[in-house]
RNA sequence: AUUCUAUCAAGAGUGGUGGAGGGACUGGCCCUAUGAAGCCCGGCAACCGGCAUGAAGUGAGAUGCGUACGGUGCUAAAUCCAGCAGAGCAUAUUCUGAGAGAUAGACA
Repeated sequence: AUUCUAUCAAGAGUGGUGGAGGGACUGGCCCUAUGAAGCCCGGCAACCGGCAUGAAGUGAGAUGCGUACGGUGCUAAAUCCAGCAGAGCAUAUUCUGAGAGAUAGACA
C1' cells in the first nucleotide's frame, strides 16, 4: 500500500523557533509579515493499551476514569463548502444518501 470496522457540527496557545506559504485533490471561499508551513513546548480528546465497576462464566463484549503510565491522533472555519445520485423548489437554496478524504483498530 490493500481489505474490513468505527468515528469525523464538541474540545484544545496572547508560548518559543522559523521566515512564505497554508486549508488532501479540482472549483469556490478563506487564513497568512498583526508572521504561513515545519520543529519544540503547552493543551485537547479517549481509538488502542492501562485502571476501576457490575453482570456473566472463561469467549468476548458493556459502562466509567483520564496522566498516575504507554502507542497514536488532533489543536481557524462542519472533513471550511461543493464535486456523484435522489427528493423538494419559480429561482436562490434546503435535505438525504453515496463517493472521496482523515484518524484509529483489526486481518492477511
A computed fold for a 108-nucleotide RNA from Anaerosolibacter carboniphilus, annotated as SAM riboswitch aptamer (S box leader). RNAcentral holds the sequence, with entries from Rfam. The model forms 91% of the base pairs in the Rfam consensus.